[in-house]
């Protein structure tokens, strides 16, 4: 230089004018400061909050989860490991418990699918054929029949561990040596595990992403959660003094409620009053200062955790974050917050950094 | 914001427990019938030449997948 592999990172810059939201300021006019993401998105998982429901536990039903060890408020995420697959290799992937507790399923094909004898091999007995002629035996040959045999052939995704050697009538774990599989012991390891040794000829098909064993987790909603304020209307008890009026209703005043500066007076308004209820295209709070974020240290192989110091990074309710100009570039991608956090997932123009591995070629 | 369903030939729609995908209707071609033209009757009807590939798409689990799982994308519906 080239192929590859693993992690992380930006995601148009700057200036300038106009516009929006939210804060603070200020009688105002107006000023300042701020104002979307790595995914803000799927709504897959786990939390915080919050309201119902729970005395505690425990059982059932129903639903997730699964090597092992750590991380973490939790998790189905993350980190270290272990087995297994793939890779020349850096590296990658793995729903990675249990089929010997039952039950179900295995189409087609094929002799036979959890159980075999279809061809074949090979013994045994009968027949039959057999030489130049008659008559016969024993070997080859062809049949039928009773046996043996799972090595070879067909079928299949899967056919009784494989490979070699002995043996054998012919063959077989029948015997042995190696691999493998099952036991049981010792080492290493916190563990999965792995090493070694010894014993078993070998029994055990596949399928739990099928039912289902076993171990561990889950109480139910969701911010439209939820808390408080509340004219309209509704129901109930009480409805006071004094003037008008023969009296009652009624009308005036006072008394009573809101504001206007905490109080007082004045001044405006409302018009029984007080208690329950109860509701709008109500209103306020919930709401963003947090498992936050950045810097150094300190422990950890890491996930991540602890201490100091510093920062505050939107918070709306018809919903604000844009728009126009100028200049630079590698000409801009997927995308728009609505209660807040941790993770998975998925979408992304183009650009940049690192750390490895490989192959070749030069010095 | 909570929950549920569904995608298969041009179109509707079957596929029973997981076992040759495409049953049946409907368009559509093709011939028969008619002087013609609906109707009717018969036959073909998903892609390639074949091998094969095809159930929204990408992977997976099993020998075998439209059927199970996981992820994604689209479309409907139901509550508040």
């Nucleotide at each position: 230089c080239g192929a590859g592999u693993a992690a992380g990172c930006c995601g148009g810059g700057c200036a300038g004018c106009c516009g929006c939201g939210u804060g603070c300021g200020g009688u105002a006019a107006c000023g300042c400061a701020u104002g979307a993401g790595g995914a803000a998105a799927g709504u897959c998982c786990g939390g915080g909050c919050u309201u119902c429901a729970c005395a505690g536990g425990g059982c059932a039903a129903g639903g997730g989860c699964g090597c092992c060890g750590g991380g973490u408020a939790a998790c189905g995420c993350c980190c270290g490991g272990c087995g297994a697959a793939g890779g020349c290799g850096a590296c990658u992937u793995c729903a990675g418990g249990g089929a010997a507790a039952g039950u179900g399923c295995a189409a087609c094909a094929g002799a036979a699918a959890u159980a075999a004898a279809c061809c074949g091999c090979c013994c045994g007995c009968c027949g039959g054929a057999a030489u130049g002629a008659a008559c016969u035996u024993u070997c080859c040959c062809c049949g039928a029949c009773g046996g043996g045999u799972a090595a070879g052939g067909a079928u299949g995704g899967a056919a009784a561990g494989g490979u070699g050697a002995g043996g054998c009538a012919a063959g077989a774990g029948c015997u042995c040596a190696c691999c493998g599989c099952c036991g049981c012991g010792c080492c290493g390891g916190u563990a999965a595990c792995g090493g070694c040794g010894c014993g078993g000829g070998c029994u055990c098909u596949g399928u739990a992403a099928a039912c289902c064993c076993c171990g561990c987790c889950c109480g139910a909603a969701g911010c439209a959660a939820g808390a408080c304020c509340g004219a309209a209307u509704a129901a109930a008890g009480c409805a006071u003094a004094c003037g008008g009026u023969u009296a009652a209703a009624c009308c005036g005043u006072a008394a009573g409620g809101a504001g206007u500066u905490g109080c007082c007076c004045g001044c405006u308004c409302c018009c029984g009053c007080u208690u329950u209820g109860g509701u709008a295209g109500g209103g306020u709070c919930g709401c963003u200062u947090g498992a936050u974020u950045c810097g150094c240290g300190c422990g950890g192989c890491g996930a991540c955790g602890c201490g100091c110091g510093g920062g505050c990074g939107a918070g709306a309710u018809a919903g604000a974050u844009g728009g126009c100009u100028g200049u630079c570039c590698a000409c801009g991608a997927c995308a728009g917050a609505a209660c807040c956090c941790g993770g998975c997932u998925u979408a992304c123009a183009g650009g940049c950094u690192u750390g490895c591995u490989c192959a070749a070629a030069a010095a | 914001g909570c929950g549920g369903g569904c995608g298969u030939g041009g179109c509707g729609g079957a596929a029973u427990u997981g076992g040759c995908a495409g049953a049946c209707g409907c368009a559509c071609c093709a011939g028969c019938c008619u002087u013609a033209g609906g109707a009717g009757c018969u036959g073909g009807c998903g892609g390639g030449u074949a091998a094969c590939c095809g159930u929204g798409c990408a992977g997976g689990u099993u020998c075998a997948a439209g059927u199970c799982c996981u992820g994604u994308c689209g479309c409907c519906c139901g509550c508040a």
Predicted 3D model of RNase P RNA and transfer RNA as a complex of 443 nucleotides.
Its mean pLDDT, the model's own confidence on a scale to 100, is 76.
Rfam match: Bacterial RNase P class A. About the family: Ribonuclease P (RNase P) is a ubiquitous endoribonuclease, found in archaea, bacteria and eukarya as well as chloroplasts and mitochondria.